[in-house]
């Protein structure tokens, strides 16, 4: 320095190709069950989609810059 990958709730992850109001699982909260806790049931809070711009009627997704993390070549020695 150059190419590729990832980046989405507290946590792990889908949704990106083929644009159309953002979702599972686990955790959280409340209630119900139980002497009580644990399990089961029920509702229910919470995410400007790493950031900034652009295209578009609409952008988590298209395009372009950057930021952070990994991987690999190149360079110097």
């Nucleotide at each position: 320095c150059g190419g590729c990958g990832c980046g989405u709730g507290g946590c792990u992850c889908a949704g990106c190709c083929u644009g159309g109001u953002a979702g599972a699982g686990c955790a959280c909260u409340u209630g119900c069950u139980u002497g009580g806790g644990g399990u089961g049931c029920a509702a229910g809070g919470g995410g400007u989609c790493g950031c900034a711009g652009g295209u578009u009627c609409a952008a988590a997704u298209c395009c372009u810059g950057u930021c952070g993390c990994g991987c690999c070549g190149a360079c110097c020695a």

Record summary: A computed fold for a 77-nucleotide RNA from an Oligoflexia bacterium, annotated as transfer RNA. It matches the Rfam family "tRNA". Rfam classes the family as a transfer RNA. The prediction has a mean pLDDT of 83. RNAcentral holds the sequence, with entries from ENA.